[in-house]
RNA sequence: UAUUGUCUGUCGCCUAAUCGUUUCAUAAAUGAAACGAACGGGGAACCCAAGUUUUAGGGGUAAAUCUCAUUAAAGAGAGGAGUACCUUUUCACUCUAACCCGCCAGCUAACUCCGUAGGCAGUUUAAGGGACAGAU
Repeated sequence: UAUUGUCUGUCGCCUAAUCGUUUCAUAAAUGAAACGAACGGGGAACCCAAGUUUUAGGGGUAAAUCUCAUUAAAGAGAGGAGUACCUUUUCACUCUAACCCGCCAGCUAACUCCGUAGGCAGUUUAAGGGACAGAU
C1' cells in the first nucleotide's frame, strides 16, 4: 500500500420545502434584502395515445382514493402513506387531510411559470443484503 475477516458506530422526524455568497441593520445573538446552487411542481411540439361521452363540468398539488353502511354523523374494509445510514421482507403503532385553477390543460424536447411553507418527539420489532467511519 492492497485485499479479506471480526467488533463497534452512523450525528432527531414528516415534507420538495435546503445550502452558499454578498450587502444592510444590530453591542451581539440574530433578522432583512439580493444573487446563485440544489430539490420539487405546473404549462408547453413532432411522435405516440385517445377518438369525440365535454354542468352529471373538467383539471392540479398532496399518501390522502375507492367500496359498504347510516335519515345524517360516528363506523368497517380494500388500496395508498409514515416510523432515525440505505434497501427487501416481517411485527407493531399511526395517517388516509386540506387547498388551488376557473370552462381550460393526455404524453411531450426546446422554452416558460411557480414553491422552498407548515407541523411535530411516533428514536417500532426481528432477520437478510449493502454503503461509510473507527478499532483489530

Description
The RNA shown here (c-di-AMP riboswitch aptamer (ydaO/yuaA leader)) has 136 nucleotides and comes from a bacterium. Its Rfam family is "c-di-AMP riboswitch aptamer (ydaO/yuaA leader)". On this family, see Barrick et al., Proc Natl Acad Sci U S A 2004: "New RNA motifs suggest an expanded scope for riboswitches in bacterial genetic control". About the family: This family represents a conserved RNA structure found upstream of the ydaO and yuaA genes in Bacillus subtilis and related genes in other bacteria. Gene Ontology terms of the family: regulation of gene expression and cyclic-di-AMP binding. The prediction has a mean pLDDT of 78.